[in-house]
Molecule: transfer RNA
Organism: Candidatus Moraniibacteriota bacterium
RNA sequence: GGGUGCGUAGCUCAGUCGGUAGAGCAGUGGCCUUUUAAGCCAACGGUCGAGGGUUCGAUUCCCCCCGCACCCA
Numbered sequence: 001g002g003g004u005g006c007g008u009a010g011c012u013c014a015g016u017c018g019g020u021a022g023a024g025c026a027g028u029g030g031c032c033u034u035u036u037a038a039g040c041c042a043a044c045g046g047u048c049g050a051g052g053g054u055u056c057g058a059u060u061c062c063c064c065c066c067g068c069a070c071c072c073a
Stems, first nucleotide, its partner, number of pairs: 001072007010025004019056001028042004049065001051063003
């Protein structure tokens, strides 16, 4: 330098034939328990890597960057 894949909650990951984003764990509050743990309930937590384009509408399609991994040279 060329190619492929990935980037979504604090962490690990889902989520498509484009329709206003979820789970588990962690953390917080409560219930239970003599207390802790475990268990149960609830709420919270996201500019979907950045910027553009297409579209009524983009995590999803297109372009270009950034980061990581791998392959080729």